This is a predicted complex of two RNAs, RNase P RNA and transfer RNA, with 426 nucleotides together.
């Protein structure tokens, strides 16, 4: 210098003017509404995200069910250890795969409990003799070495097909062959040592067991259901129920006449209003424990809460202001989208000293 | 906001247990007809919504997204 790997951070800033939502304070005690409740003025202070998104997981909270527990059904998870309120998440490790490397990925229990499937091709797909090789025998031919044809047997070394053919490779052995025997490697069972463990490692043994469980299944562990449009409170009128009863009561109206109307109470659900609603597994700094995730000690901060839905617009300066996108009960994760700018550590290649 | 469903040919839909994807209508060509329709014969058309994974092999099994739609006051 180029190419790359991993982790992290920001998501325009400052000033001015105008505007919107919530909070607090002050003031009128006014206005709207049947009520619940809401509205108006001034001042102060405050007001979106790393994903607020997808709704893919887990929890809080609320209601329903449930004496408590277990089994079954259904669903989920699946190497080991740790973390967490919990998780399919996170951290560390083991094995496997990929990369020259930094490093990355990993749904990774069981195929020796059982069942299913393995199309096409091929003789043969979980079992096989088609070709070939070897041998026995019969027949024919013969240049007497043998050749050809039929029948029986042996053989998985060689050929062919396929994703996959009863371990791989080399040597011995044999009529030809074969874990038939041997060395090394892979796998299985036992064993030594190390490790909490997954596992690694040493030695021994028999001699080999196809793949697929993100097919059914087996084993171990976990899970009651629904969701803030949950749920709680207030609640006019109407349906309905009850009470009262005409020289009464209500409305219109200055009053009388007149005109109109029975009046009051209760009232499931619905309209409407309020709560739930934001102080929380919170954020910032710090102490200690730990390899880390994380836990813990102390101090500080208050930081959206709407209900047709606020968080904006214009101007000026900075080299540029340009991405994805906007809360709707709240948290922890995962996944997806994303312009530009920056930081740290490391790897490989080339060049120079 | 919450809960759920679907995506296969131009349109509407099949495709149980993974093995190389079909039907009806439409389109095109030919026949019949004076011509058209109907009818008859035939033909083409699919990266099975996208991207990964499992598997020898995925429309189908698993995971992440996208688009469209439905219900709940």
């Nucleotide at each position: 210098u180029g190419a790359g790997u991993a982790a992290g951070c920001c998501a325009g800033a400052c000033g001015a003017u105008c505007g919107c939502g919530g909070g607090c304070g002050c003031a009128g005690c006014g206005c709207c509404g049947a009520a619940a409740g809401g509205c108006c003025g001034c001042g102060c202070g405050u007001g979106a995200g790393g994903a607020a998104a997808g709704u893919c997981c887990g929890g809080g909270c609320u209601c329903c069910a449930u004496a408590g527990g277990a089994c079954a059904a259904g669903g989920g998870u699946g190497c080991c250890g740790g973390g967490u309120a919990a998780c399919u998440c996170c951290c560390g490790g083991u094995g496997a795969a990929g990369g020259c490397g930094a490093c990355u990925u990993u749904a990774a229990g069981g195929a020796a409990a059982g069942u299913g499937c393995a199309a096409c091709a091929g003789a043969g797909a979980g079992a096989u003799a088609c070709c070939g090789c070897c041998u026995u025998u019969u027949g024919u031919c013969u240049u007497c070495g043998g050749a050809c044809a039929g029948a029986g047997g042996g053989u998985a070394a060689g050929g062919c097909u396929g994703a996959a053919a009863a371990g791989g490779c080399g040597g011995g052995g044999u009529a030809a062959g074969a874990g038939c025997c041997c060395a090394c490697c892979a796998g299985c069972g036992g064993u030594u040592u190390g490790g909490u463990g997954a596992c690694a490692u040493u030695c021994c043994g028999g001699c080999u067991a196809u793949g697929u469980a993100a097919a059914c299944c087996c084993c171990a562990c976990c899970c009651g259901g629904a969701g803030c449009a949950a749920c709680g409170c207030c609640g006019u009128g109407g349906a309905g129920a009850g009470a009262c009863a005409a020289u009464a009561c209500u409305g219109u109206g200055g009053u009388c006449c007149g005109c109109a109307g029975g009046u009051c109470u209760c009232g499931g659900g619905g309209a409407g209003g309020c709560g739930g609603c934001u102080g929380g597994a919170a954020c910032c700094g710090u102490u200690c424990a730990g390899a880390a995730a994380u836990g813990u000690u102390c101090g500080g901060u208050c930081u959206g809460g709407a209900u047709a839905g606020a968080u904006g617009a214009u101007c000026g300066u900075c080299g540029a202001a340009u991405a994805c996108a906007g809360a709707a009960c709240c948290c922890g994760g995962c996944u997806u989208a994303c312009a530009g700018a920056c930081u740290u550590a490391c790897u490989c290649a080339g060049a120079g000293a | 906001g919450c809960g759920c469903c679907u995506u296969u040919a131009g349109c509407u839909c099949a495709g149980a247990u993974g093995g190389u994807a079909g039907a009806g209508c439409a389109a095109c060509u030919g026949a019949c007809u004076c011509u058209u329709a109907a009818u008859c014969a035939g033909u083409g058309g699919g990266c099975c919504c996208c991207g990964g994974g499992u598997u020898c092999g995925a429309g189908u099994c698993c995971c992440u997204g996208a688009a469209g739609g439905c219900g709940c006051a």
Description:
Rfam match: Bacterial RNase P class A. About the family: Ribonuclease P (RNase P) is a ubiquitous endoribonuclease, found in archaea, bacteria and eukarya as well as chloroplasts and mitochondria. The family's RNA type in Rfam is ribozyme.